[in-house]
Record summary: Predicted 3D model of an 88-nucleotide RNA (c-di-GMP-I riboswitch aptamer) from Pelosinus fermentans.
RNA sequence: AAAAUGGAUUGGCAAACCUGCUGAAAGGCAGGGACGCAAAGCUAUGGGUCUACGGUCGUUACGCGAUUAAGAUUGCCAGGCCGCCAUG
Numbered sequence: 001a002a003a004a005u006g007g008a009u010u011g012g013c014a015a016a017c018c019u020g021c022u023g024a025a026a027g028g029c030a031g032g033g034a035c036g037c038a039a040a041g042c043u044a045u046g047g048g049u050c051u052a053c054g055g056u057c058g059u060u061a062c063g064c065g066a067u068u069a070a071g072a073u074u075g076c077c078a079g080g081c082c083g084c085c086a087u088g
Base pairs, nucleotide, nucleotide: 004087005086006085007084012037013036017032018031019030020029021028022027035075041081042080043079045078046077047076048073049072050071054068055067056066057065058064059063
C1' cells in the first nucleotide's frame, strides 16, 4: 500500500409528514422531523419508473382523450469516479 471481507460506537446522511419558497407537473431547495442507509457520497451513461407545459394525433371543438422527454428520479437497478474505520 492493493484486492477482498466486515462495521455504524464516535461521527455522517435523512423517508413519511408539517411549514415556507420554487416549478405547468413530476419534482427541487430551506427549516423542523426520523423511516431507514454502508457509499442514502458524486455522476442521468444503459435499463426502469414518474410527470406532460409545449408538440403531434383524434374528437361533438369550450373542452376532453391518446401519445411524446428535451423535464425529473442515483432513497429503483446496473455501469463509471471517489471515500471513513477495522481486519488484511